[in-house]
c-di-GMP-I riboswitch aptamer from an Armatimonadota bacterium, 171 nucleotides, folded computationally. Of the family's consensus pairs, 95% are formed in the model. NCBI's taxonomy places the organism under Bacteria, Bacillati, Armatimonadota. Its Rfam family is "c-di-GMP-I riboswitch aptamer". Rfam describes the family as follows. GEMM was predicted in a large-scale screen for bacterial structured RNA regulatory elements. The sequence was found by an Rfam model in a public genome assembly.
RNA sequence: AACCGAUCAAGGCAAACCUCUCGAAAAAGCGGGACGCAAAGCAACGGGUCUAAAGCCCUGCCAUCCGGCUUUUAAACCUGCGGCACGUUUAAGCGGGCAAGCAAUUCCGGUUUCACGGGCCAGUUUGUUUUCUUGCCGGGUGUAUAGGGCCAUGAUCGCCGAGCUGCCGGU
Numbered sequence: 001a002a003c004c005g006a007u008c009a010a011g012g013c014a015a016a017c018c019u020c021u022c023g024a025a026a027a028a029g030c031g032g033g034a035c036g037c038a039a040a041g042c043a044a045c046g047g048g049u050c051u052a053a054a055g056c057c058c059u060g061c062c063a064u065c066c067g068g069c070u071u072u073u074a075a076a077c078c079u080g081c082g083g084c085a086c087g088u089u090u091a092a093g094c095g096g097g098c099a100a101g102c103a104a105u106u107c108c109g110g111u112u113u114c115a116c117g118g119g120c121c122a123g124u125u126u127g128u129u130u131u132c133u134u135g136c137c138g139g140g141u142g143u144a145u146a147g148g149g150c151c152a153u154g155a156u157c158g159c160c161g162a163g164c165u166g167c168c169g170g171u
Stems, first nucleotide, its partner, number of pairs: 002171004012037002017032002020029002035158001041164002045161003048156003055150005062142008074130004080124002082121003086117003091112002094109004
C1' cells in the first nucleotide's frame, strides 16, 4: 500500500417506540431507549424510494355573457269569421217628370235583395315579432374556495452503486 473480516483489545453508532422542537408534508434535531451495524463515519455524484408547499392541468360551486327550449304577462302586425255606415253592380217593387190621357222607352229619388270594394268597431282563431316572469340544457370568461392528477427546487447514505476518511487483527 492492496485485499479480507474469523479471532483479540479499546471502543463507537443507535432501529422501533416515547417526550419536546421544527416543517405544508416526507422527514430531521435534542433527550430517553436498543433492533441491529466492521464503516449504521462524512458526503446527495448516479440510481431507487418518500413527500407535494408553491406551480401547472382537469372537474365541481358562484358570478356574468351568448345561443336554444319552456313558462307567465302585455303590445303590434297578418289571416279567417261578425257588426256598422258609404260607394258601385244584380233583381224586384213604389213615387215623381217627359205628357191632354193611357201604355212603352227613358230620367230622378227612396226601400228591399245579390255580389264586390275600401274604411271603422268589438270579440275570437291561427301564425310572426318584441317585452316581462319562472326554470332547463350547451358554450365562453372571471375570481375565492372544494376534490383529483402531474411534478422537486424538499427528504432519504440504517435502500443500492460509486467517492473520501478511519480503529484492531489477518494475508